Notes
Predicted 3D model of a 544-nucleotide part of an RNA (small-subunit ribosomal RNA, 5' domain) from a Kiritimatiellia bacterium.

Context: one part of a larger RNA
RNA sequence: GAACGAACGCUGGCAGCGUGGAUGAGGCAUGCAAGUCGAGCGGUCCCCGUCGAGUAGCAAUAUGAGGCGGGGAUAGCGGCGGAAGGGCGAGUAUCGCGUGGGCAAGCUACCCCCGAGUGCGGAACAACGGCUGGAAACGGCCGCUAAUGCCGCAUGCGGCCGCGGAUCGCGAGAUCCGCGCGCCAAAGGCCGGGACCGCAAGGCCGGCCGCCCGGGGAGGCGCCCGCGUGCCAUCAGCUAGUUGGCGGGGUAACGGCCCACCAAGGCUCACGGUUAGCUGGUCUGAGAGGAUGGCCAGCCGCACUGGGACUGAGAUACUGCCCAGACUCCUACGGGAGGCUGCAGUCGAGGAUCAUUCGCAAUGGACGGAAGUCUGACGAUGCGACGCUGCGUGGAGGAUGAAGGCCUUCGGGUUGUAAACUCCUGUCAUGAGGGAAAAGGAGACCCUGCCCAAUACGCGGGGGAUUUGAUGGUACCUCAAGAGGAAGGGACGGCUAACUCAGUGCCAGCAGCCGCGGUAAUACAGAGGUCCCGAGCGUUGUUC
Repeated sequence: GAACGAACGCUGGCAGCGUGGAUGAGGCAUGCAAGUCGAGCGGUCCCCGUCGAGUAGCAAUAUGAGGCGGGGAUAGCGGCGGAAGGGCGAGUAUCGCGUGGGCAAGCUACCCCCGAGUGCGGAACAACGGCUGGAAACGGCCGCUAAUGCCGCAUGCGGCCGCGGAUCGCGAGAUCCGCGCGCCAAAGGCCGGGACCGCAAGGCCGGCCGCCCGGGGAGGCGCCCGCGUGCCAUCAGCUAGUUGGCGGGGUAACGGCCCACCAAGGCUCACGGUUAGCUGGUCUGAGAGGAUGGCCAGCCGCACUGGGACUGAGAUACUGCCCAGACUCCUACGGGAGGCUGCAGUCGAGGAUCAUUCGCAAUGGACGGAAGUCUGACGAUGCGACGCUGCGUGGAGGAUGAAGGCCUUCGGGUUGUAAACUCCUGUCAUGAGGGAAAAGGAGACCCUGCCCAAUACGCGGGGGAUUUGAUGGUACCUCAAGAGGAAGGGACGGCUAACUCAGUGCCAGCAGCCGCGGUAAUACAGAGGUCCCGAGCGUUGUUC
């Protein structure tokens, strides 16, 4: 000198963009942060329409069990998603990360493309009903029932397995062809319809969404290897599943991953200790290098602490489950509940770090055919000079150089065009009026392409009444008034830019280093003046 997720002191007008718990991975009240689908299913409740046994009445009429149709809601079964998104850096010196390769040793839901199929049956369990236990959390027994839930049979384009052959590969092997009483599938839903069948439901036909088998792709994940990856030798030897083989188990898959047997090997800056998430990058520096890894992005790890599996295409399963522990809470004392290292917020510790805000309008995600629902991701606003950037606190004129202050050799010098005064301007702030972009979506209806028997439905393109903005009546624009509301901080001995006076008297004090102060101190404290920066200026800490 530069830099910072800074803090502290004094000071503080506005705006834009960033950024803000670095310490106790300490404890947490409260609210919210993951749902969605009724176009998978059976129910239940409410509303509307219609038919309507019956009841009251002489009747009109009123009421009305129940049936059918339509609409809305939804606890349960079922599907997809809760493995993403979001947070943090504890652990980890490691194939964890980075980089370059390998898998002929692998898996892959949703998405895209291609081929083929979707036949016939069955048994349950919730919900619900009955009985019943418990303070609660939550159950138990009996009975009924649906499905895109579960199971059996069939079929097999095909896949798997076995055998044989061909081609290719250095090779473990890959690809293709043939053979086999060998093994393996499936689910329906919504909408529409001319002929035909049917009393009807519907069959049947079609569109769309699904389902099953197989092949390919994309993206994702798993595993292996070369090289690189802090400090300590006051750590010099370490190692029995250890190193290798053979056979097996296990896995999606290779492997001592695990096991039995056999051999005796393997490593060496190993082993041990200590510190630390790694990287793209960031800071500094002419560079080489040094330091660093906050925000953003990639990877990894973690989710009260430790352990475990289940489900699933996929699990460190943050807001799933089980066990143990510590802690907190409820309890009828028998027993239960919980996990903010999500967003806000609270206590604590600390020199120190914000709102218990608004919105799903946009972007993205989950589900859904869609409308849409959910989304503390995200978009916004708020607070903090924490940082960067921009703007302002006025401009021009104005000497007999006013007054006051300070100095003085008493002549004067200086503050100083500075002020007053004159003439202007109107940024920002204030008040009033107008008022966005961000946006593109949805969408009755119309035109049109594809599908189709079809002018239905469905899918796509164009137009389109209407509708949709959290920020926000904000930005921005116009008008109004008036210099009116807006300057400080540090330094002045040398380094280092800027000097005098008075006070003090090795005192009080200063100080980054050298050093100042003991009666004329440019070094202390004050004043005037000056220098530097300026909504900041200094100090401290840290890095180069």
Model confidence (mean pLDDT): 82 of 100.